[in-house]
Context: one part of a larger RNA
RNA sequence: GCCUACGAGUUGCGCUGUCCGGCGAGGUUAACCCCCUGGAGGGGGGGAUCCGAAGCGAAGGCGAGUCCGAACAGGGCGUUUAGUCGGUCGGCGCAGACGCGAAACUUUGCGAUCUACCCAUGGCCAGGCUGAAGGGGCGGUAACACGCUCUGGAGGGCCGAACCGGUGAGCGUUGAAAAGCUCUCGGAUGAGCUGUGGGUGGGGGUGAAAGGCCAAUCAAGCUGAGAAAUAGCUCGUACUCCCCGAAAUGCCUUUGGGGGCAGCCUCGGGCUUACCGCAGCGGAGGUAGAGCGACCGACAGGAUGCGAGGGCUUCGCCGCCUAUCUAGUCCUGACGAACUCCGAAUGCCGCUGCGCGAUGCCCGGGAGUGAGCCGCUGGGUGCUAAGGUCCAGCGACGAGAGGGGAAUAACCCGGACCGGCAGCUAAGGGCCCGGAGUGUACGCUAAGUUGACCAAACGAGGUGCGGCUGCAGUGACAGCUAGGAUGUUGGCUUGGAAGCAGCCAUCCAUUCAAAGAGUGCGUAACAGCUCACUAGUCGAGCGGCCGCGCGUGGAUGAUGAACGGGCAUCAAGCGUACCCCCGAAGCUCCGGUUCCGUACCGCUCAGGCGGUGCGGGAGGUAGGGGAGCAUUCCCGGGGCGUUGAAUUCCCCCCGCGAGGGGGGGUGGAGCGCCGGGAAAGGCAAAUGUAGGC
Numbered sequence: 001g002c003c004u005a006c007g008a009g010u011u012g013c014g015c016u017g018u019c020c021g022g023c024g025a026g027g028u029u030a031a032c033c034c035c036c037u038g039g040a041g042g043g044g045g046g047g048a049u050c051c052g053a054a055g056c057g058a059a060g061g062c063g064a065g066u067c068c069g070a071a072c073a074g075g076g077c078g079u080u081u082a083g084u085c086g087g088u089c090g091g092c093g094c095a096g097a098c099g100c101g102a103a104a105c106u107u108u109g110c111g112a113u114c115u116a117c118c119c120a121u122g123g124c125c126a127g128g129c130u131g132a133a134g135g136g137g138c139g140g141u142a143a144c145a146c147g148c149u150c151u152g153g154a155g156g157g158c159c160g161a162a163c164c165g166g167u168g169a170g171c172g173u174u175g176a177a178a179a180g181c182u183c184u185c186g187g188a189u190g191a192g193c194u195g196u197g198g199g200u201g202g203g204g205g206u207g208a209a210a211g212g213c214c215a216a217u218c219a220a221g222c223u224g225a226g227a228a229a230u231a232g233c234u235c236g237u238a239c240u241c242c243c244c245g246a247a248a249u250g251c252c253u254u255u256g257g258g259g260g261c262a263g264c265c266u267c268g269g270g271c272u273u274a275c276c277g278c279a280g281c282g283g284a285g286g287u288a289g290a291g292c293g294a295c296c297g298a299c300a301g302g303a304u305g306c307g308a309g310g311g312c313u314u315c316g317c318c319g320c321c322u323a324u325c326u327a328g329u330c331c332u333g334a335c336g337a338a339c340u341c342c343g344a345a346u347g348c349c350g351c352u353g354c355g356c357g358a359u360g361c362c363c364g365g366g367a368g369u370g371a372g373c374c375g376c377u378g379g380g381u382g383c384u385a386a387g388g389u390c391c392a393g394c395g396a397c398g399a400g401a402g403g404g405g406a407a408u409a410a411c412c413c414g415g416a417c418c419g420g421c422a423g424c425u426a427a428g429g430g431c432c433c434g435g436a437g438u439g440u441a442c443g444c445u446a447a448g449u450u451g452a453c454c455a456a457a458c459g460a461g462g463u464g465c466g467g468c469u470g471c472a473g474u475g476a477c478a479g480c481u482a483g484g485a486u487g488u489u490g491g492c493u494u495g496g497a498a499g500c501a502g503c504c505a506u507c508c509a510u511u512c513a514a515a516g517a518g519u520g521c522g523u524a525a526c527a528g529c530u531c532a533c534u535a536g537u538c539g540a541g542c543g544g545c546c547g548c549g550c551g552u553g554g555a556u557g558a559u560g561a562a563c564g565g566g567c568a569u570c571a572a573g574c575g576u577a578c579c580c581c582c583g584a585a586g587c588u589c590c591g592g593u594u595c596c597g598u599a600c601c602g603c604u605c606a607g608g609c610g611g612u613g614c615g616g617g618a619g620g621u622a623g624g625g626g627a628g629c630a631u632u633c634c635c636g637g638g639g640c641g642u643u644g645a646a647u648u649c650c651c652c653c654c655g656c657g658a659g660g661g662g663g664g665g666u667g668g669a670g671c672g673c674c675g676g677g678a679a680a681g682g683c684a685a686a687u688g689u690a691g692g693c
């Protein structure tokens, strides 16, 4: 891992509801007793009890009323009758209460043959080295001290086997081993190692202390019991079909991954157009927007600019200038969730009409949900960050398949009862991959821009279109040729300032076809080059501003790597218009199933059931409701079986399905069917349990 077997809402009592049955203003017995019977069982007795038939009040008490009250005001709770016993099923309570699962707690015992420490009594430590005290001798001293030498043999002394350990590395890691092996390393007369016997016990011991050790178990051993502890947690929870179908919200919660009530789902009963949509009419309201100087006519607020300036008032002065400060006013232009003189659209409430239909409301049984999430829109928060977070409205996913989007819960299209080798469309597409146009018409783009989104400020004689305007055959624009002068080096300044450092003038003048008291370069200053301006040459358009379309730079990341790829350029790109086609589980057509409603017919123990037609429905998680299949046993009825039961293998048929039936083989003794009843009643999952492989 697979197979097989086993494996989870049960039972008792009580409460509550549903359906069925008995009796009914009543219903009902419990223990127990008697009788019948072969037994299972049946019949009778037992009225104690309990529920109901009357309530109200705290009570005395009164009573279809009663209580509060002064009340023959008012109001509260009642009265205008249906219950009760049993059974089925749903739910709840108490019990282990759907199953498995703790970490733990308490208590009774068992453990120191492992290990920690202790007690008693034994045992063990090759060999080598060092050479303390003490002692002898000699020297030395007044005597000591002291020195030398010999002797001596001390030490948690030194080296190193046994022994005890376990430092580093390697191997081993389903091992040879639930801690080892090899090499290496520490101690090795000591706080040493060790045999035997004994002691200390679980909140206790023992501990040179690591929370170590106390039998491969230790932040509280092991065993039995309380005990099926508790588990708001995790996992699992078994046959089929049919109908409906949520929630992830509000309030409260020692509450936050749990609950209670409400909301939303379902089932039964009742009432009925109450629901919903649209229209008309009538309402409440202060959002979006807008407004906030005054005349008459908006408050409060903050902020900012201008500024004695043009007028006015007050006040003051004979009048003016400059500067600073302050107040008011005026002009121009503005701001605000907690500003408003104003003020929508929607939404909400009410009435009426129309449309649509069980959509609505009430009572009762059963739930689940109470982590939501994404998109768009209106907001708060954040950085006008987040696949962020918190609200609101709508939609989707959740619980929704199908088509599109390359892939991709949520985006776009669209809500899947089943079957069809029929048709039409939606979104999106129609060159090839790849179903359908290499469609038509007119433009644009040259960047492979682009081919769904995937970048800005800013920059540029890219290119197309449009508007306004200037110049131009009396010759524009560009180029070329020539001129570009004189007073004058304008005045000032300056060392110098001559068109060209700077200041003033520059609408000075003269000669001219034209020429600035000078556009730029240049010089120390001049000079020089050039421009404006003019003529000639040439011969047709040239320039300025604005708007729009497509493109271009800006443009930097990890594969050539966001066209899905190939690839595509009067397009297979972009824009506009049009025709055709493809394209889904959408719509249509044909056949069928089932549910709901309805009409008719048939049957009916009167609850209903069946048939036919018509209309409508049939995605679905949690969850509610309904109808069935199978297994085991029991009762009643009626059957099958050695001329072959159950079982099992193959084939065929029936049923939407769970399943059922038939034939043949196998097997060799039991087993169906009909009507009912009762359950140890259905396995794929629980790191399920056991066995097998």
Stems, first nucleotide, its partner, number of pairs: 001693006011095007019087005026051002032045005055062002065077004098236002101233001105226003109222002116200009125190001127159003130155001134151006163187003168183004202218001204214003239628006249262005263369002265366007276355008289342001290340002301335001372397001374395008402413003417592004422588003428582003431566003437579001439578006450568002458553002462550010479537005485510003490504003516531001520529002593618011629682001631679007639671002648665007
A computed fold for a 693-nucleotide part of an RNA from an activated sludge metagenome, annotated as large-subunit ribosomal RNA, domain II. Its mean pLDDT, the model's own confidence on a scale to 100, is 83. The RNAcentral record of the full RNA draws on SILVA.